[in-house]
Predicted 3D model of a 526-nucleotide part of an RNA (small-subunit ribosomal RNA, 5' domain) from an uncultured prokaryote. The coordinates come from a structure-prediction model, not an experiment, and the mean pLDDT is 83. It matches the Rfam family "Bacterial small subunit ribosomal RNA". The full RNA is in RNAcentral, with records from ENA.
Context: one part of a larger RNA
RNA sequence: GGACGAACGCUGGCGGCGUGCUUAACACAUGCAAGUCAAGGGGAAAGUUUUCUUCGGAAAGUUAGUAUACUGGCGCACGGGUGAGUAAUAUGUAAAUAAUCUACCCAUGGAAUUGGGAUAACGUCGAGAAAUCGGCGCUAAUACCGAAUAAUGCAGCGGAACCGCAUGGUUAUGUUGUUAAAGCCAUUUAUGGUGUCUAUGGAUGAGUUUGCAUCUGAUUAGUUUGUUGGUAAGGUAAUGGCUUACCAAGGCUACGAUCAGUAGCUGGUCUGAGAGGAUGAUCAGCCACACUGGAACUGAGACACGGUCCAGACUCCUACGGGAGGCAGCAGUGAGGAAUAUUGGGCAAUGGGCGAAAGCCUGACCCAGCAACGCCGCGUGGAGGAUGACUGCCGUAAGGUUGUAAACUCCUUUUGUUGAGGAAGAAAACGUGGGUUUGUAGCCCACCUUGACUGUACUCUUCGAAUAAGCCCCGGCUAACUACGUGCCAGCAGCCGCGGUAAUACGUAGGGGGCAAGCGUUGUCC
Numbered sequence: 001g002g003a004c005g006a007a008c009g010c011u012g013g014c015g016g017c018g019u020g021c022u023u024a025a026c027a028c029a030u031g032c033a034a035g036u037c038a039a040g041g042g043g044a045a046a047g048u049u050u051u052c053u054u055c056g057g058a059a060a061g062u063u064a065g066u067a068u069a070c071u072g073g074c075g076c077a078c079g080g081g082u083g084a085g086u087a088a089u090a091u092g093u094a095a096a097u098a099a100u101c102u103a104c105c106c107a108u109g110g111a112a113u114u115g116g117g118a119u120a121a122c123g124u125c126g127a128g129a130a131a132u133c134g135g136c137g138c139u140a141a142u143a144c145c146g147a148a149u150a151a152u153g154c155a156g157c158g159g160a161a162c163c164g165c166a167u168g169g170u171u172a173u174g175u176u177g178u179u180a181a182a183g184c185c186a187u188u189u190a191u192g193g194u195g196u197c198u199a200u201g202g203a204u205g206a207g208u209u210u211g212c213a214u215c216u217g218a219u220u221a222g223u224u225u226g227u228u229g230g231u232a233a234g235g236u237a238a239u240g241g242c243u244u245a246c247c248a249a250g251g252c253u254a255c256g257a258u259c260a261g262u263a264g265c266u267g268g269u270c271u272g273a274g275a276g277g278a279u280g281a282u283c284a285g286c287c288a289c290a291c292u293g294g295a296a297c298u299g300a301g302a303c304a305c306g307g308u309c310c311a312g313a314c315u316c317c318u319a320c321g322g323g324a325g326g327c328a329g330c331a332g333u334g335a336g337g338a339a340u341a342u343u344g345g346g347c348a349a350u351g352g353g354c355g356a357a358a359g360c361c362u363g364a365c366c367c368a369g370c371a372a373c374g375c376c377g378c379g380u381g382g383a384g385g386a387u388g389a390c391u392g393c394c395g396u397a398a399g400g401u402u403g404u405a406a407a408c409u410c411c412u413u414u415u416g417u418u419g420a421g422g423a424a425g426a427a428a429a430c431g432u433g434g435g436u437u438u439g440u441a442g443c444c445c446a447c448c449u450u451g452a453c454u455g456u457a458c459u460c461u462u463c464g465a466a467u468a469a470g471c472c473c474c475g476g477c478u479a480a481c482u483a484c485g486u487g488c489c490a491g492c493a494g495c496c497g498c499g500g501u502a503a504u505a506c507g508u509a510g511g512g513g514g515c516a517a518g519c520g521u522u523g524u525c526c
Base pairs, nucleotide, nucleotide: 001526002525003524004523006522007521008520009519010518013378014377015376016375017374018373019371020370021336026334027333028332030331031330032329035074036073037072039071040070047062048061049060050059051058052057081289082288083287091213092212093211094210095209096208097207100206101205105202106201107200108199109198110197111196113147114146115145116144122137123136124135125134126133127132153178154177155176156175157174158173160171161170162169163168183194184193185192186191187190215261216260217259222252223251224250227249228248229247230246231245232244233243234242264286265285266284267283268279269278270277271276291312292311293310294309295308314325315324316323317322342368344367345366346365350364351362352361353360354359381411382410383409384408392401393400394399416463419460420459421458425453431447432446433445434444435443436442470515471514472513473512474511475496476495477494481510482509483508484507485506491498492497
């Protein structure tokens, strides 16, 4: 000098764009953050209309096959948070998979036959303070279970061709065995749409393996027994001591094993001419974690933040028998701390989930609020104005300086204020009409509709210099000096050093220098 997720002191006009618990991965009140659906069986009410009425009400229709719970499908493994752990089951980079899986999506080819028994909801009875649970009875499905059919699938056996990268791979083929399925909607009623099963290929995502790179300590020198390798078996989507039995005695290590400490890694960021050094907030990729420890279930995918089970600590409810909970999601609270924001608006846009669609959900996201926390931009007026006024300060009392500064004159109106107008972000989807078409598919055209921010940005207009300057420094380094007060006192100080009676170094004043909505200090890095 530069930089910062900064803090502190003094000061503070505006706008744009960013950023905002670095500490206690401490504990959390409250609300919200993941639902949705042309599969299924049930199925309300308020309101309102009509009729009857003993004037209390009753019945029927509509509300409406709507609301809602339940069975079922898909999603909940994404998105969002945090960095505790991890020095290599991580990350980066380059490869391997002849050792693998992949829901939804795309392409291509086949197929969807025939039966069965349950169960929730519901009804009823019961237990319990509650959470919730039990008995009996009824019922459906794209839920569940048989049978059939089935190959280019899978498995066993057989020979053949081609190829390679060691184990081997690919292709066609013979034979034996084995494995599927579901309907729904629409209409012009025999078609269409969508879904279901199976096979192959793709795409996407993931698993596993290998080389190299990746902090400090030797005041850590030896370490390891599933340890290192083999055989066999089990297990996995898959290789493998991944696991087990048996056999051998190996494996790693001064090119630093083991142990200890510290730490998420990277693209990047800061600095530097570079080499390098430091760092890993925001944004992006990967990993790990979800009160602490452990475990599996479901599923294409989890050993699952807002799922389950067990144990533990803590908090809460309790009728003392027993139960409930997990903000490192968004806000918010307490605590800790030098220190870090609103219990806001909206799904209008972008993206995601479900759905045929309308649409519903979305604290992702888009916006607004708070904070000079940062960067950038603008303003606090401009021109003229000397009898160089007054005041202050200095003074040798001549004057000098404050100083064109002010007053005063003439302008301007960024900003502000008043009043008007007023965007872009919106493309659509849906619907209607038309075109193309076998077609109600898809595509194209026209019309219609949709904005939280927001009456915002912006433009015009009214008024009037009006609403807007501080902070630090002035001995040298280092730009900028005098007076008074003080008298080794009070104090200053980054270093050298100032102060003991003429202090340009302390305090105040005048003057000056620097930066400026900031200025200075502290901390950290280069």